[in-house]
RNA sequence: GCGCCAAUAGUCUAGCAGCAUAACUCUGGCUUCCCAAGCCAGCGACCCGGGUGCGAAUCCCGGUUGGCGCA
Numbered sequence: 001g002c003g004c005c006a007a008u009a010g011u012c013u014a015g016c017a018g019c020a021u022a023a024c025u026c027u028g029g030c031u032u033c034c035c036a037a038g039c040c041a042g043c044g045a046c047c048c049g050g051g052u053g054c055g056a057a058u059c060c061c062g063g064u065u066g067g068c069g070c071a
Base pairs, nucleotide, nucleotide: 001070002069003068004067005066006065007064010024011023018054026042027041028040029039030038047063048062049061050060051059
């Protein structure tokens, strides 16, 4: 320098055009003498910029970061 892959919540993860999903964590409540465990409820996320399209996490282009390969 070129090519391929990945990037979604504090962590991990599903979703491949139409409502962003689950688990752990966290917060509140129930339970208990207290804690843990359990149960119920809640908060919180699409790496960045553009394009296409009625509509983009998803498709296209460029970039950033990380990984792998070729030279």
Background
This is a predicted structure of a 71-nucleotide RNA (transfer RNA) from a Candidatus Parvarchaeota archaeon. Its Rfam family is "tRNA". Rfam describes the family as follows. Transfer RNA (tRNA) molecules are approximately 80 nucleotides in length. Gene Ontology term of the family: triplet codon-amino acid adaptor activity. By type it is a transfer RNA.